[in-house]
Context: one part of a larger RNA
Molecule: small-subunit ribosomal RNA, 3' major domain
Organism: Gossypium stocksii
RNA sequence: UGAAAGUGGCCCGCAUAAGCGGUAGAGCAUGUGGUUUAAUUUGAUGCAAAGCGAAGAACCUUACCAGAGCUUGACAUGCCGUGAAUCCUCUUCAAAAGAGGGGUGCCUUCGAGAACGUGGACACAAGUGGUGCAUGGCUGUCGUCAGCUCAUGCCAUAAGGUGUUGGGUUAAGUCCCGCAACGAGCACAACCCUCAUGUUUAGUUGCUACUGUUGAGUUUGGAGCCCUGAGCAGACUGCCAGUGAUAAGCCAGAGGAAGGUGAGGAUGACGUCAAGUCAUCAUACCCCUUAUGCCCUGGGCGACACACGUGCUACAAUGGACGGGACAAAAGGUCACGAUCUCGUGAGGGUGAGCUAACUCCAAAAACUCAUCCUCAGUUUGGAUUGCAGGCUGCAACUCGCCUGCAUGAAGCCAGAAUCGCUAGUAAUCGUCGAUCAGCCAUACGACAGUGAAUUCAUUCCCGAGCCUUAUACA
Numbered sequence: 001u002g003a004a005a006g007u008g009g010c011c012c013g014c015a016u017a018a019g020c021g022g023u024a025g026a027g028c029a030u031g032u033g034g035u036u037u038a039a040u041u042u043g044a045u046g047c048a049a050a051g052c053g054a055a056g057a058a059c060c061u062u063a064c065c066a067g068a069g070c071u072u073g074a075c076a077u078g079c080c081g082u083g084a085a086u087c088c089u090c091u092u093c094a095a096a097a098g099a100g101g102g103g104u105g106c107c108u109u110c111g112a113g114a115a116c117g118u119g120g121a122c123a124c125a126a127g128u129g130g131u132g133c134a135u136g137g138c139u140g141u142c143g144u145c146a147g148c149u150c151a152u153g154c155c156a157u158a159a160g161g162u163g164u165u166g167g168g169u170u171a172a173g174u175c176c177c178g179c180a181a182c183g184a185g186c187a188c189a190a191c192c193c194u195c196a197u198g199u200u201u202a203g204u205u206g207c208u209a210c211u212g213u214u215g216a217g218u219u220u221g222g223a224g225c226c227c228u229g230a231g232c233a234g235a236c237u238g239c240c241a242g243u244g245a246u247a248a249g250c251c252a253g254a255g256g257a258a259g260g261u262g263a264g265g266a267u268g269a270c271g272u273c274a275a276g277u278c279a280u281c282a283u284a285c286c287c288c289u290u291a292u293g294c295c296c297u298g299g300g301c302g303a304c305a306c307a308c309g310u311g312c313u314a315c316a317a318u319g320g321a322c323g324g325g326a327c328a329a330a331a332g333g334u335c336a337c338g339a340u341c342u343c344g345u346g347a348g349g350g351u352g353a354g355c356u357a358a359c360u361c362c363a364a365a366a367a368c369u370c371a372u373c374c375u376c377a378g379u380u381u382g383g384a385u386u387g388c389a390g391g392c393u394g395c396a397a398c399u400c401g402c403c404u405g406c407a408u409g410a411a412g413c414c415a416g417a418a419u420c421g422c423u424a425g426u427a428a429u430c431g432u433c434g435a436u437c438a439g440c441c442a443u444a445c446g447a448c449a450g451u452g453a454a455u456u457c458a459u460u461c462c463c464g465a466g467c468c469u470u471a472u473a474c475a
Base pairs, nucleotide, nucleotide: 001475002474003472005470008468009467010466012464013463015459016458019422020421021420022419023418026313027312028311029310030309031308032307033306034304035303042053043052064299065298066297067296069294070293073124077123078122079120080119081118082117083116087101088100089099090098091097106113127287129286130285131284135282136281137277138276139275140273142271147186148185149184150183152181153162154161155160166177167176168175192265193264194263195262197233198232199231200230201229202228203227207222210221236259239253242250243249302441319374320373321372323370324369325368332361333360337354341350342349343348381412386407387406388405389404390403391402392401428451429450431448432447433446434445
């Protein structure tokens, strides 16, 4: 100097407490371990692995296994020969692959050449093979915690100290005051984006007060309103009272759409964990080269005494069923979204208007509300499981897809020890959309709006940080 401490002090955080809702019990979905298997490809393993890489495993993907093939190779560059490319037919359990037939373009100095196919020899290609403890890059974590340092000076024999400590203050090493320090850098804050207010401008595909009009902003006017872009203004402790050291600030108030960081996001210092990733990519070394490379068919990644994680649905009356009625935001669409009419109980089928989208479509928002039925029961709760009959996508739904109808109607009556999230438009609850995508195992992930709480006495204790301090088994 660090490190650690059931040393002391100060301070903070959904850390505790206060409150609301969960998990752990049930069924299912999904991931992991284990076991099994020809293979169940692989990585990730306390927090910081486990609905994670995977924003989508029937084939492909695919890396695994079985079988069947290829060996200059699926791909790249160089050399030589030959043929345009391409198309059609046959054979193999299946495919890869093999055999046969037809056919001649572009350019030209008529020698050739370009692109493409095919044969040959060799240099080489190829490797999701190994090492993340050889690495780059990227990422997680402590932690959006307030820290981490430097130059010069001064102090010390030196390691080093000082600055960065002290008194206040802050979300903050934020700011003020003091001080052998005086300055500076990286973090903090601000600059960036979204939301909340007003204004200017622009009015089409959006809007409709007024005028006439219609079933309907439908149409003629309109630029006021709404809305959508673009620009500007606005918030700065600026003003006032109190308090404080006359400071920084704190507290109350006015005005204001918004008040003391207005709310949310992006943004992650020096470093820690030989943290994660050689399977995104790149890369060193090692290994393989008739195979650890490549192609294909089928299977597997979907197995199932069990254990764990994350979710969904429930156990009901603040509910369930049925029938009327109302109100969003954001996103997506041409190999697409698909209105209307029609057939079907339905999933869907037929038809194909419109829209390359403020124009058209997806699209029905749902919780909500108004009526009616059920009346506390394993039920008109709950929907697992199974049978039958269908629909759709796709060469192909057996292993192994989704959806529909009829029938079936399991466990479950609020859950032990323990444990998690959340402080406001938050939790809880309700639906909507998107990426991936032929289809989909999505109850996941990412976004959007609707309804909309309770509680915080406080810091004694638990956990995790920060600063100062004390003693020292340690380096």